[in-house]
Context: one part of a larger RNA
RNA sequence: CUGGGCGUAAAGCGCGUGUAGGAGGCAGAUCAAGUUGGAUGUAAAAUCUCCCGGCUUAACUGGGAGGCGUCGUUCAAAACUGAUUAGCUAGAGUAGCGGAGAGGUAAUCGGAACUCCGGGAGUAGCGGUGAAAUGCGUAGAUAUCCGGAAGAACACCAGAGGCGAAAGCGGAUUACUGGCCGCCAACUGACACUGAGACGCGAAAGCCAGGGUAGCAAACGGGAUUAGAGACCCCGGUAGUCCUGGCCGUAAACGAUGUAGACUCGUCGUUUGGGAGGUAAAACUUCUGAGUGACAAAGCAAACGCGAUAAGUCUACCGCCUGGGGAGUACGGUCGCAAGAUUAAAACUC
Numbered sequence: 001c002u003g004g005g006c007g008u009a010a011a012g013c014g015c016g017u018g019u020a021g022g023a024g025g026c027a028g029a030u031c032a033a034g035u036u037g038g039a040u041g042u043a044a045a046a047u048c049u050c051c052c053g054g055c056u057u058a059a060c061u062g063g064g065a066g067g068c069g070u071c072g073u074u075c076a077a078a079a080c081u082g083a084u085u086a087g088c089u090a091g092a093g094u095a096g097c098g099g100a101g102a103g104g105u106a107a108u109c110g111g112a113a114c115u116c117c118g119g120g121a122g123u124a125g126c127g128g129u130g131a132a133a134u135g136c137g138u139a140g141a142u143a144u145c146c147g148g149a150a151g152a153a154c155a156c157c158a159g160a161g162g163c164g165a166a167a168g169c170g171g172a173u174u175a176c177u178g179g180c181c182g183c184c185a186a187c188u189g190a191c192a193c194u195g196a197g198a199c200g201c202g203a204a205a206g207c208c209a210g211g212g213u214a215g216c217a218a219a220c221g222g223g224a225u226u227a228g229a230g231a232c233c234c235c236g237g238u239a240g241u242c243c244u245g246g247c248c249g250u251a252a253a254c255g256a257u258g259u260a261g262a263c264u265c266g267u268c269g270u271u272u273g274g275g276a277g278g279u280a281a282a283a284c285u286u287c288u289g290a291g292u293g294a295c296a297a298a299g300c301a302a303a304c305g306c307g308a309u310a311a312g313u314c315u316a317c318c319g320c321c322u323g324g325g326g327a328g329u330a331c332g333g334u335c336g337c338a339a340g341a342u343u344a345a346a347a348c349u350c
Base pairs, nucleotide, nucleotide: 003322004321005320006319007304008303012318014201015200016199017198021194022193025088026087028085029084030083031082033081034080035077036076037075038074039073040072041071042069048066049065050064051063052062053061054060091191092188093187094186096183097182098181099180103177104176105175106174107173108172109171110154115149116148117147118146119145120144125136126135162169163168206247207246208245209244210243211242215241216240220236221235222234223233258317259316260315261314262313263312266295267294268293269292270291271290272289273288274287275286276285277284299306300305323350324349325348332343333342334341335340
């Protein structure tokens, strides 16, 4: 290389939009590029295969035949692929009528709690732990009542529930806005799938500038514990956590499972549509979509397990793997303010 693979053994890009490319529904006509067949030209010799011969054999070598091609020209065929043209509606999209939702952005509002401040009333403790101490408190704390301020997060509802491509999204209201599902079958008529590059989004931490800071809390200080304690426990506490703008671009970014489509016994939940029966309305029964769960047949699997939400049976396209260490490192390139990210070896060694 081929082959074989990628849930857990090495291996699915964190997620999307999409360019080139790849591959693409049903049925007709034409063309003849691919394809198939005939004819013909050429494919030097040597080499290769077969036969015969020459060196005592063989290697080697002489002769004959054959073979050797993504080849040229020409004639023909038209199933398949392709191209052109005229169509179809089962894929895809649009319209109409409905539906659910913490989907996104911005603004406004609300209550509980913590903390702080002011006031009342009140007295010697409070706090903390395994036990203590540091700490707070007679300059009046803790506990308690009233008032005020500020920031952050939204108990119950809440669910194996919902939404989103993923990251993620949870108090209420309003404005703007994306996607999804069902019914209908009016419209377009293959417009579809995947997607190297590219572009966008992307938790937390971190960075830059400006604000903000109640609680929490790296660092740091102190008290304990201990042989020591750089920790676990306790008292404090700054970055940070929050907001605006700009970077970073990584995670066990996980379902450790790429995207799209087709097909393959069943059972039981749950969310949300539609039809039929049923009801005063519900409940309820049943059929049928779209999600989301539990089990399980066949099958698959090294086993664990997966099992219509496949890891089953197939198709299309992309990404990735190829013994362990060295190493996701060095060097170089690109990106970044930096931290670093990304791409990515070799010597050597087992």
A computed fold for a 350-nucleotide part of an RNA from an uncultured Chloroflexota bacterium, annotated as small-subunit ribosomal RNA, central domain. It was read from a public genome assembly.